Annotation
A computed fold for a 72-nucleotide RNA from uncultured Alistipes sp., annotated as transfer RNA. Lineage of the source: Bacteria > Bacteroidota > Bacteroidales > Rikenellaceae > Alistipes. Model confidence (mean pLDDT): 83 of 100. It matches the Rfam family "tRNA". From the family's description: Transfer RNA (tRNA) molecules are approximately 80 nucleotides in length.
RNA sequence: GCGGGAGUAGCUCAGUGGCAGAGCAUCGGCUUCCCAAGCCGAGGGUCGCGGGUUCGAACCCCGUUUCCCGCU
Numbered sequence: 001g002c003g004g005g006a007g008u009a010g011c012u013c014a015g016u017g018g019c020a021g022a023g024c025a026u027c028g029g030c031u032u033c034c035c036a037a038g039c040c041g042a043g044g045g046u047c048g049c050g051g052g053u054u055c056g057a058a059c060c061c062c063g064u065u066u067c068c069c070g071c072u
Stems, first nucleotide, its partner, number of pairs: 001071007010024004018055001026042005048064005
């Protein structure tokens, strides 16, 4: 230099054009003499970044950036 993959909540990951979600974690409540476990609820997101297409983009297209793999 070329090709491929990945980047979404604090962490691990779903979501392939129409309200952005799950588990764990955090906080609150219930329960208990206390703790743990269990149950119920809540908060938390510029979807790596910048453009484009579209009525509508996490998703499609272009550029860019970080990491991983392969080729040279």